A computed fold for a 79-nucleotide RNA from a soil metagenome, annotated as Glycine riboswitch aptamer.
RNA sequence: GCGCGCGGGAGAGACUGGCCUCGGCCAGCGCCGAAGGGGUAACCGUCCCCGCAAACUCUCAGGCAAAAGGACCGCGCGC
Numbered sequence: 001g002c003g004c005g006c007g008g009g010a011g012a013g014a015c016u017g018g019c020c021u022c023g024g025c026c027a028g029c030g031c032c033g034a035a036g037g038g039g040u041a042a043c044c045g046u047c048c049c050c051g052c053a054a055a056c057u058c059u060c061a062g063g064c065a066a067a068a069g070g071a072c073c074g075c076g077c078g079c
Stems, first nucleotide, its partner, number of pairs: 001079008013029001015028005030064003036060001037058003044051002
């Protein structure tokens, strides 16, 4: 560093209308950033070009009761 297991793990309408097999789907308006994805500095790569980061930024994707998911963190095991 990667994989697996366990534990922790935020934000934002249980909004409106329609359909429905009642679990969701579609449309509208309003929001969120922590799957994934895009953009960006210095340094460095001998200069330019170009390449290179994030929890910053965009909000494409995703999400806005609970559940699920969830960056990241801790522990254990394996490589």

The coordinates come from a structure-prediction model, not an experiment, and the mean pLDDT is 78. It matches the Rfam family "Glycine riboswitch aptamer". About the family: This family represents the bacterial glycine riboswitch.